[in-house]
RNA sequence: GCCCCGAUAGCUCAGUGGUAGAGCACUUCCAUGGUAAGGAAGGGGUCGCGAGUUCAAUCCUCGCUCGGGGCCCGA
Numbered sequence: 001g002c003c004c005c006g007a008u009a010g011c012u013c014a015g016u017g018g019u020a021g022a023g024c025a026c027u028u029c030c031a032u033g034g035u036a037a038g039g040a041a042g043g044g045g046u047c048g049c050g051a052g053u054u055c056a057a058u059c060c061u062c063g064c065u066c067g068g069g070g071c072c073c074g075a
Stems, first nucleotide, its partner, number of pairs: 001071007010024004018055001026042005048064005
């Protein structure tokens, strides 16, 4: 220098053009003499950043940043 994969909730990850979900964690309640386990409800996201395409982008295209992997060149 080139190529590939990844970046989504506090953590681990799903989703793949039609307005974002799960598990764990957190909050409240139930239950218990109390705690844990269990049950019910709830809060939490500018989907890495910028631009483009589209009626509509987490998803497609381009650039950039960060992380991981592979390949090449040369003094």
A computed fold for a 75-nucleotide RNA from Aurantimicrobium minutum, annotated as transfer RNA. The source organism's lineage runs through Bacteria, Bacillati, Actinomycetes, Micrococcales and Aurantimicrobium. Its Rfam family is "tRNA". Rfam links the family to the GO term triplet codon-amino acid adaptor activity. The coordinates come from a structure-prediction model, not an experiment, and the mean pLDDT is 81.